[in-house]
Context: one part of a larger RNA
């Protein structure tokens, strides 16, 4: 892992509701008593069976026979009686329970009572329906649907592992170093001191045994639930070690590591309290039919729980009260708009006033600026409004439609998601977050979007090798147009993107120039006052500041760019000439607009049309016709539910996606009851396989196997249905 078996809403008591039954102003027993039946135990009797087992008498030599009889023992079975106990049924048993009267705090009063001094009054009652049992739904108390803690407490068991200690034993190759001290020599006044020899100290050194476990690798379903190899630390000591003993869990022991106390230690292990508790996770077993949610509000030591309401279902009652559209009629202060209608904010200009840094000419001075005000121009506001919609909401009517409301039983839901729209928060970020209002998913399959809960189309009762469409599509993959007409695009744009950029190209509009010669090109000129003034080392058109005139001209800026240290030089504006567009023309710039271009960098591999591939398209825009395309709609057949009609058969209309969940109807398993009814050695159950049949759970039959029991009907009772619980047990 698979297969098989086992495996989870039970039982008791009480409450509440529904259904059924009995009785009914009543209903009902509890303990207990009586009777009957059954079960069990004991005793006694009888019968039978088991084991043991004679004798007299008879015949007779023994012996046979009597007799496996009498009797005895243990005590099985059957049966009768008795007693105690248990079970079932019937009868009795009103002590009690509920109901029949309420009301008041109560005394009490009573179809009334209370409040009050008293009620016109207010509150609760009166004009009858209960009660007992059974079944089912639900609740409470119990383990209460099942499995699951970590823990807590009690009583015990442990120091054969390990920690420490006590008692008594054992062990430590070899080598090195060479303390004290002693002897002796030198030395000294004596010492000190120095040398030599002896000596053999040390938590001394090197290093086996022994003890440990540093580093690396291997091992990691191992050789091993801690090992192996190499390397390493201690190795006369606070050393290592044998045996016996002591300390125990609210504890011990500990050179403290929260270490160790038998592979277990922030509190051992075993059994018990015990089915601890678990607002948590997982699991919870047959079928079909009808309806069908929620992820919200309020409260909560509450936030992943719960209560009440909301939304679901079902029963009873009520009987148009519900919904939508249209019309009519209301209130409003949102969108918008406004700001000479308020409140507040806020930019520019002119003017006025207070103050005023500062300035120098010291004055009745000038003055940037702040504040306040007036006028003016253009604006702003969720907490501004002189105004003010569409919607929404209330009420009424009409039409269409099918709900609504009240009371009772049972729920589930309280993590929502995305998308459109209006908003808050955030960065007018998020597949972000929080509201509101629709949709879809949730609980919805089918078609489209390549794939894709939340987008688009569309809501699947079942069957059909029938038809029509929706979204979306029609060159091939791949069903249907290489369809028709007019344009656009050249970028493979289409088939990803911004600010910004550009003589891409189509269209539109107005303006200007043009044989009095446009535009482009070519030739020539492009001057003088003057080097304008200032500044500056210089500033000569061309660093910068100011001004920007006049003259000669066909024309020429106090100069468009390059250039120089500054000049110079080149060039432009501007002018003339050459050239010759020949008018539905040509040229210049401007504005708007369609489609394109650049801007454009990412991680496995083209990879930003689903692919092939596509260019007067198979791209884009506009128009037209046809076709394809779904479980939509239609057709034909069938099922079921509801409503209506009908005596019925049946007919007509409408419905039948579905999670949590509510309601209804059934199938099957085991056992029990019946004065019911069958099958079976001519083969029961079980099992294998095949066939038939029912809307499903299922049912029926044939054959093989098997070898002795098993059904049907009507009722009853449950250890009543398995795929999931890292389920339990077994097999493979």
């Nucleotide at each position: 892992g698979c297969c098989g078996g086992c495996g989870a809403g039970u039982u008791a008591u009480g409450a509440u509701g529904u259904g059924a039954a009995g009785c009914g102003a009543g209903c009902u027993u509890a303990a207990c008593c009586c009777c009957g039946c059954c079960c069990c135990u004991u005793g006694c009797g009888c019968a039978u069976g088991u084991u043991g087992g004679a004798a007299a008498g008879u015949u007779u030599u023994c012996a046979a026979g009597g007799a496996g009889u009498a009797c005895a023992a243990a005590g099985g079975u059957g049966u009768g009686c008795a007693a105690a106990g248990g079970g079932c049924g019937g009868g009795g048993g009103a002590a009690g329970g509920c109901g029949u009267a309420g009301u008041g705090a109560a005394a009490g009063c009573g179809a009334g009572g209370c409040c009050u001094a008293a009620u016109c009054g207010g509150c609760c009652g009166c004009u009858u329906a209960g009660u007992u049992u059974c079944a089912c739904g639900u609740c409470a108390u119990a383990g209460a649907c099942c499995c699951g803690a970590a823990a807590c407490c009690g009583g015990g068991u442990g120091a054969g592992c390990u920690a420490a200690c006590c008692a008594u034993g054992g062990g430590c190759a070899g080598g090195g170093u060479g303390a004290a001290c002693c002897u002796u020599g030198a030395g000294u006044a004596a010492a000190a001191u120095c040398g030599a020899g002896g000596g053999g100290a040390g938590g001394c050194c090197c290093g086996a045994a022994c003890c440990c476990g540093u580093u690396a690798c291997c091992g990691g379903u191992g050789c091993a639930a801690u090992g192996g190899u190499a390397u390493g630390g201690g190795a006369c000591g606070a050393c290592c070690u044998g045996u016996g003993g002591u300390u125990a869990g609210a504890g011990g022991u500990g050179a403290u590591a929260u270490g160790c106390c038998u592979a277990u230690c922030g509190a051992a292990c075993c059994c018990g309290g015990a089915g601890a508790u678990a607002g948590c996770u997982g699991g919870u077993u047959c079928u079909c039919c009808c309806c069908g949610a929620a992820a919200u509000a309020u409260a909560u030591u509450u936030a992943g729980g719960u209560a009440u309401a909301g939304c679901u279902u079902u029963c009873u009652a009520u009987g148009a009260u519900g919904a939508a559209a249209u019309c009519g009629u209301g209130g409003g202060g949102u969108a918008g708009a406004g700001u000479g209608a308020c409140u507040g904010a806020a930019u520019g200009g002119u003017c006025c006033g207070u103050c005023g840094a500062g300035c120098c000419u010291u004055g009745u001075g000038c003055g940037a600026g702040c504040c306040g005000g007036a006028c003016u121009a253009a604006c702003c506001a969720a907490a501004c409004u002189c105004c003010g919609a569409a919607u929404a909401c209330g009420c009424g009517a009409u039409u269409u439609u099918u709900a609504g409301u009240a009371g009772g039983g049972a729920a589930g839901u309280c993590a929502g998601a995305c998308u459109g729209u209006g908003g808050g928060g955030g960065c007018u970020a998020a597949g972000c977050u929080c509201c509101a209002u629709g949709g879809u998913c949730g609980a919805a399959a089918g078609g489209g979007a390549a794939a894709c809960a939340g987008c688009c189309c569309a809501g699947a009762c079942c069957g059909c090798c029938a038809g029509u469409u929706a979204a979306g599509g029609u060159c091939c993959c791949a069903a249907a147009g290489a369809u028709c007409a007019a344009g656009c695009u050249a970028a493979g744009u289409g088939u990803g993107a911004a600010a910004g950029g550009a003589a891409g190209u189509g269209c539109u509009a107005a303006u200007c120039c043009u044989u009095a010669g446009a535009c482009a090109g070519a030739u020539a000129g492009g001057a003088g006052g003057u080097u304008g003034g200032c500044u500056u080392a210089g500033a000569g058109g061309c660093a910068g500041c100011c001004a920007u005139c006049c003259u000669u001209u066909a024309a020429a800026g106090a100069g468009u760019g390059c250039g120089u240290a500054a000049c110079a030089g080149c060039u432009c504006a501007c002018u003339a000439u050459c050239c010759g567009a020949c008018u539905u023309g040509g040229g210049a710039g401007u504005a708007g607009u369609g489609c394109g271009c650049c801007g454009a960098a990412a991680a496995u591999g083209u990879a930003a049309c689903g692919g092939g591939g596509c260019u007067a398209a198979a791209g884009c825009u506009u128009g037209a016709c046809a076709c394809c395309g779904a479980a939509a709609c239609u057709g034909c057949g069938g099922a079921u539910c509801c409503c209506g009609a009908g005596c019925a058969a049946u007919c007509g209309g409408g419905g039948u996606g579905g999670u949590a969940g509510g309601g209804g109807a059934g199938c099957g398993u085991u056992c029990c009851g019946a004065u019911c009814u069958g099958c079976g050695g001519c083969g029961a159950a079980g099992u294998c396989c095949c066939g038939c049949u029912g809307u499903a759970a299922g049912g029926c039959g044939a054959g093989g196997u098997g070898g002795a029991g098993c059904g049907g009907u009507c009722g009853g009772a449950a250890g009543u249905g398995a795929g999931a619980a890292u389920g339990c047990c077994g097999g493979c």